[in-house]
Context: one part of a larger RNA
């Protein structure tokens, strides 16, 4: 390479937009490039296979054939794929006309609660543990009242609901703003999937300038434990967490299940439209999500099962025995931590 793989053995790029390639609905017509068939011509010799013969066999040689699976030319076939012109609406779009929603960015603004500082009542505690102690408190502490400050998260509602490619999104209110789903249509007409490389977003942690810092809390300091305790509990505590801008670009970025498309029993939550019927808060349908059981199937079980891991196609991406190793080395990127690409030796 083939070929069989990729939910948990190895194996799905963290997602999405796209480039260029691959691939593509129905229908008529032409053309005959790919395709098919028929002849022609060439495909050297030797090898290789096949018969026969020759050294005593045999490797070896000789003879005949056949093969040389290609390539060229010509004569045809038109079902299918390309080309080429032409109609079409089912895929995709678009128009109107209702809806849902923590989808985004900005700006405003509200209560609780913690902490802190003022003040007032009041006095010996208080915290903190399995026990206790660092710790704070007669310089009035904790507890309560009242009034300031400041930050940063938004109880209930909340719910295998909801929204968004993903990462992820929750107080309220206002702006600009993406993106879905019903119904309706007398519009365009194949505009479509997908998608190496590029390009963009990309949790948290770090970073780099400059604000911020109320709780929390690596590193650190103490105080128990402990045989020790660089630890787990306790008291402090600084980066950081918070906000602008500008980096990193990785995670169990998980549904460990690439993306579109069509096919293939059902039942039962539950969200969002729409159409019914009526008894007016039930009930029938149908669209589109989101979940739980479950048939056929499938699977190495486990378990998937119209949200498929079933049964088909397209295109990407990625697996090839553990270990050395996702390491050296080089490149590319980064400020840096690093992060990408990505072996060998050896060894079982």
């Nucleotide at each position: 390479c083939u070929g069989g793989g990729c939910g948990u053995a190895a194996a799905g790029c963290g997602c999405a937009c796209g480039u260029a390639g691959g691939c593509g609905g129905a229908u008529c017509a032409g053309u005959c490039a790919g395709u098919c068939a028929g002849a022609g011509g060439u495909g050297a010799a030797a090898u290789c296979c096949c018969a026969g013969g020759g050294c005593u066999c045999a490797a070896c040689c000789c003879u005949g054939g056949a093969a040389c699976u290609g390539c060229c030319u010509u004569u045809g076939a038109u079902a299918c794929u390309g080309c080429u012109g032409g109609u079409c609406u089912u895929g995709a779009g678009a128009u109107c006309g209702a809806g849902a929603g923590g989808g985004g960015u900005g700006a405003g603004u509200g209560g609780a609660a913690u902490u802190c500082c003022g003040a007032g009542u009041g006095u010996a505690g208080a915290g903190g543990u399995g026990a206790a102690a660092u710790u704070c408190g007669u310089a009035g502490a904790u507890a309560u009242u009242c009034g300031g400050a400041g930050g940063a998260a938004c109880a209930c509602c909340a719910g295998u609901g909801g929204c968004g490619a993903a990462g992820g999104c929750g107080g309220c209110u206002c702006a600009c703003u993406g993106g879905c789903u019903c119904g309706a249509u007398a519009c365009u007409g194949a505009c479509g999937c997908u998608g190496a490389g590029g390009u963009g977003c990309g949790a948290a942690a770090g970073c780099g300038u400059g604000g911020g810092g109320a709780g929390c809390a690596a590193a650190c300091a103490g105080g128990a434990u402990u045989a020790g305790a660089u630890a787990c509990c306790c008291u402090g505590g600084u980066a950081g967490u918070c906000c602008a801008c500008g980096c990193c670009g990785u995670a169990a970025a998980c549904u460990a299940u690439g993306a579109g498309a069509g096919c293939u029993a059902g039942u039962c939550g539950u969200c969002g439209g729409g159409c019914g019927g009526c008894a007016u808060g039930c009930u029938g349908u149908u669209c589109g999500g989101u979940g739980a059981c479950g048939c056929a199937g499938u699977u190495a079980a486990c378990g998937c099962a119209u949200u498929a891991a079933g049964c088909u196609c397209u295109c990407c991406g990625c697996c090839u025995g553990g270990g050395g190793a996702g390491u050296a080395c080089g490149g590319u990127c980064g400020c840096a931590a690093g992060a990408u690409u990505a072996a060998a030796a050896c060894u079982c």